Overview: A computed fold for a 72-nucleotide RNA from a Candidatus Woesearchaeota archaeon, annotated as transfer RNA. The prediction has a mean pLDDT of 83. Rfam family: tRNA. About the family: Transfer RNA (tRNA) molecules are approximately 80 nucleotides in length. The sequence is in RNAcentral, with records from ENA.
[in-house]
């Protein structure tokens, strides 16, 4: 340098235009002598970044920066 694929909550991740999920993990309460496990409620998101289309964008288009692959 070209081409592909990924970037969403601390981690790992659903969602291919119309309320941004769930799991683990954190707060609180419950049970328990006490701790874990279990139960219930709860906080936590600039959907990498910027622009563009469109009534409406994580989602569709461009450019950027990160990451894995491949070709040369």
């Nucleotide at each position: 340098g070209c081409c592909u694929c990924c970037g969403u909550a601390g981690c790992u991740u659903a969602g291919u235009a119309g309320c941004a999920u769930a799991g683990c993990a954190c707060c609180u309460g419950c049970c328990u002598u006490g701790u874990a496990a279990g139960c219930a409620g709860g906080a936590g998101g600039u959907c990498a970044g910027g622009g563009g289309u469109g009534c409406a964008a994580a989602u569709c288009c461009c450019c950027u920066c990160g990451g894995a692959g491949g070709c040369u």